[in-house]
RNA sequence: GCGCGCAUAGCUCAGCUGGUAGAGCACACGACUGAUACUCGUGAGGUCCUUGGUUCGACCCCAAGUGCGCGCACCA
Numbered sequence: 001g002c003g004c005g006c007a008u009a010g011c012u013c014a015g016c017u018g019g020u021a022g023a024g025c026a027c028a029c030g031a032c033u034g035a036u037a038c039u040c041g042u043g044a045g046g047u048c049c050u051u052g053g054u055u056c057g058a059c060c061c062c063a064a065g066u067g068c069g070c071g072c073a074c075c076a
Base pairs, nucleotide, nucleotide: 001072002071003070004069005068006067007066010025011024012023013022019056027043028042029041030040031039049065050064051063052062053061
């Protein structure tokens, strides 16, 4: 330098060929207990990497960029 993949909650990841986002763990509260733990219930938590574009509507499509990973090439 060229190509490919990934980026979504604090962490690990889903999101079914566009219809205003979920799970597990963690966290907070409650139930249970003499009190913890376990278990159960409830809840909070996300400008979906950034900026533009397409569309009535974008996590999803398109373009550019940023970060990370892999492969190839170059390396007198």
Predicted 3D model of a 76-nucleotide RNA (transfer RNA) from Candidatus Staskawiczbacteria bacterium RIFCSPLOWO2_01_FULL_40_39. The sequence is in RNAcentral, with records from ENA. NCBI's taxonomy places the organism under Bacteria, Bacteria candidate phyla, Candidatus Staskawicziibacteriota.